[in-house]
Context: one part of a larger RNA
RNA sequence: UUGGGCGUAAAGGGUUCGUAGGGGGUUUGUCAAGUCUGGUGUGAAAUCCCGCGGCUCAACCGCGGAACUGCACUGGAAACUGGUAGACUGGAGCAUCGGAGAGGAGAGUGGAAUUCCUGGUGUAGCGGUGGAAUGCGUAGAUAUCAGGAGGAACACCGAUGGCGAAGGCAGCUCUCUGGACGAUUGCUGACCCUGAUGAACGAAAGCUGGGGGAGCGAACAGGAUUAGAUACCCUGGUAGUCCCAGCCGUAAACGUUGUGCACUAGGUGUGGGGGGAUUUGACCCCCUCCGCGCCCCAGCUAACGCGAUAAGUGCACCGCCUGGGGAGUACGGCCGCAAGGCUAAAACUC
Numbered sequence: 001u002u003g004g005g006c007g008u009a010a011a012g013g014g015u016u017c018g019u020a021g022g023g024g025g026u027u028u029g030u031c032a033a034g035u036c037u038g039g040u041g042u043g044a045a046a047u048c049c050c051g052c053g054g055c056u057c058a059a060c061c062g063c064g065g066a067a068c069u070g071c072a073c074u075g076g077a078a079a080c081u082g083g084u085a086g087a088c089u090g091g092a093g094c095a096u097c098g099g100a101g102a103g104g105a106g107a108g109u110g111g112a113a114u115u116c117c118u119g120g121u122g123u124a125g126c127g128g129u130g131g132a133a134u135g136c137g138u139a140g141a142u143a144u145c146a147g148g149a150g151g152a153a154c155a156c157c158g159a160u161g162g163c164g165a166a167g168g169c170a171g172c173u174c175u176c177u178g179g180a181c182g183a184u185u186g187c188u189g190a191c192c193c194u195g196a197u198g199a200a201c202g203a204a205a206g207c208u209g210g211g212g213g214a215g216c217g218a219a220c221a222g223g224a225u226u227a228g229a230u231a232c233c234c235u236g237g238u239a240g241u242c243c244c245a246g247c248c249g250u251a252a253a254c255g256u257u258g259u260g261c262a263c264u265a266g267g268u269g270u271g272g273g274g275g276g277a278u279u280u281g282a283c284c285c286c287c288u289c290c291g292c293g294c295c296c297c298a299g300c301u302a303a304c305g306c307g308a309u310a311a312g313u314g315c316a317c318c319g320c321c322u323g324g325g326g327a328g329u330a331c332g333g334c335c336g337c338a339a340g341g342c343u344a345a346a347a348c349u350c
Stems, first nucleotide, its partner, number of pairs: 003322004007304002012318001014201004021194003025088007033081002035077008049065006091191001092188003095184004103177007110154001115149007125136002162169002206247006215241002220236004258317006266295011299306002323350003332343004
């Protein structure tokens, strides 16, 4: 527990789709469920409230009134909500044209570099560090040249840039495919917003089966450092990192800021599109729509700060918070192969 809140104090669900539910543009007729109004019945008595009265007062009691904010039936009103019938185009969607993009999936392909292998040249060191050592090397290493193998990642472009619902996405080409944006206002005619339960997606790590394994590298081993050194540094190195199929479902999943719509001074940069003016042409310039940033007025804020990408002003809907610890734990349930996840207390204590 009315209420007040959720960027940083406790508090926005990881994200989207969507069921029920909640909310819903302009206009006309109609119905009268909600709503408003009149009447009738009922709403026992006592109690409460008002007035009067009885016990010497009061408590208590008696009488009268009001009230019982309700329910039912019935007459009426029609602005608003709702139902129904019709109309509209501004919300929403569709169509046509256009360009932008690391959006997604599959297949193919390229060069640099590391490592390894083979061969050539060549000789005593290489490597590594704060300094060293472990390690590698006369069975010829390091260096260098040529050839080959294999895996993973894509320098420059590259951005304070772009795309995606989020997670996330980057060499190049092809195929398939999603979304957004601009222009035209042709079409549909409220088809919309949100969204409990639910479903799908969801980094990394981890798990199962199969493959792959260059580099890196938990664990592990060794060398150092140190009082010690189960570390930081060094030499190695398994799982893993990669691919296919299937799980897991978490995160500082962060803008620590839910989604949608509307309104509210400016300035500046940048990505995508359109229009205008001008020009030989491309810019520069002006207007406009969509995105990404910075600065700031009003306003907001405890302050920091936010400030048309709001944390301003409002509306709709969802989620969540309610002192610290115990505890995101126990128990139970559901899910999972497991690891564990989701839901989620109490005693006690300050």